[in-house]
The part of an RNA shown here (small-subunit ribosomal RNA, central domain) has 349 nucleotides and comes from uncultured Herbaspirillum sp.
RNAcentral holds the full RNA, with entries from ENA and SILVA.
Context: one part of a larger RNA
RNA sequence: CUGGGCGUAAAGCGUGCGCAGGCGGUUGUGCAAGACCGAUGUGAAAUCCCCGGGCUUAACCUGGGAAUGGCAUUGGUGACUGCACGGCUAGAGUGUGUCACAGGGGGGUAGAAUUUCCACGUGGAGCAGUGAAAUGCGUAGAGAUGUGGAGGAAUACCUGAUGGCGAAAGCAGCCACCUGCGAUAACACUGACGCUCAUGCAUGAAAGCGUGCGGAGCAAACAGGAUUAGACACCCUGGUAGUCCACGCCCUAAACGAUGUCAACUAGUUGUCGGGUCUUAAUUGACUGGUCACGCAGCUAACGCGUGAAGUUGACCGCCUGGGGAGUACGGUCGCAAGAUUAAAACUC
Numbered sequence: 001c002u003g004g005g006c007g008u009a010a011a012g013c014g015u016g017c018g019c020a021g022g023c024g025g026u027u028g029u030g031c032a033a034g035a036c037c038g039a040u041g042u043g044a045a046a047u048c049c050c051c052g053g054g055c056u057u058a059a060c061c062u063g064g065g066a067a068u069g070g071c072a073u074u075g076g077u078g079a080c081u082g083c084a085c086g087g088c089u090a091g092a093g094u095g096u097g098u099c100a101c102a103g104g105g106g107g108g109u110a111g112a113a114u115u116u117c118c119a120c121g122u123g124g125a126g127c128a129g130u131g132a133a134a135u136g137c138g139u140a141g142a143g144a145u146g147u148g149g150a151g152g153a154a155u156a157c158c159u160g161a162u163g164g165c166g167a168a169a170g171c172a173g174c175c176a177c178c179u180g181c182g183a184u185a186a187c188a189c190u191g192a193c194g195c196u197c198a199u200g201c202a203u204g205a206a207a208g209c210g211u212g213c214g215g216a217g218c219a220a221a222c223a224g225g226a227u228u229a230g231a232c233a234c235c236c237u238g239g240u241a242g243u244c245c246a247c248g249c250c251c252u253a254a255a256c257g258a259u260g261u262c263a264a265c266u267a268g269u270u271g272u273c274g275g276g277u278c279u280u281a282a283u284u285g286a287c288u289g290g291u292c293a294c295g296c297a298g299c300u301a302a303c304g305c306g307u308g309a310a311g312u313u314g315a316c317c318g319c320c321u322g323g324g325g326a327g328u329a330c331g332g333u334c335g336c337a338a339g340a341u342u343a344a345a346a347c348u349c
Base pairs, nucleotide, nucleotide: 004320005319006318007303008302012317014203015202016201017200021196022195023194025088026087027086028085029084030083031082033081034080035077036076037075038074039073040072041071042070049065050064051063052062053061054060091193092190093189094188095187096186097184098183099182103179104178105177107175108174109173110155116150117149118148119147120146121145122144126137127136164171165170208249209248210247211246212245217243218242222238223237224236225235260316261315262314263313264312265311268294269293271291272290273289275288276287277286278285298305299304322349323348324347331342332341333340334339
């Protein structure tokens, strides 16, 4: 390489868009590149193989045949692939109506609370903290309590859910504005416009980085107090980056359903969310798009999966090939840096 695989054994790129490439519905006509059938030429000889012949046999020599992955020319076939032209509507899409949604963006606004801080009043010795304490705060009046104010961050309760939306990351007070996707019903229209996608482009939690705001609470680092044999920890008192905002980077996660995307087919049952059509005495039932729990056939090493498949098939991409060394070194690319990405070998078991 072939073969075999990728939920958990090694293995699905974090996610999407998408050029090249690969693959592609149905029908008619034509062409004949692929394909198939035939003929001709060629495919040196020797060798190999088969049938003979010659050395007393064999090795060896020798005659004939076969074979020679093929290539070229030519005649034909027209199912299939392809190409050209023309149709079709079942794939795909557009329009119209209705509906759902924490989908995205910037803006405004509300209340509770915490806690903090500030001002003032009451008051007068403790408070806080723990397993127990201490550090800490407090007669310069703390804690408690009342009134008023400042500021930042986050949005309790909810038919908050096994719920909804989004490509994923993710998204939750309320209001309007801008904007995206989806579902559904009937009709109309376009007429294969499709699927996948190396390179590429976009997006991508948290932490981190740059510049500038902001800073209530929380809190790496750090300091102190404890604990302990020690305690660079767990516990306590403090506390700076950070957490928030704007712009620009970083590009990684157990980025998980550890399950790539698309399409077709293969028993059912319970619940729930969305819209409608038909149906029923009845939100009853059927159909349809999501989502959860069981389960037949089948699959699986087992666990389990099971119409949202890990079943039966097809198209395309990515990835795996014993453990360690190592997701490391070197080199390249990217980055302000941290580092990311691509990615070995010696050696060893």
NCBI's taxonomy places the organism under Bacteria, Betaproteobacteria, Burkholderiales, Oxalobacteraceae, Herbaspirillum.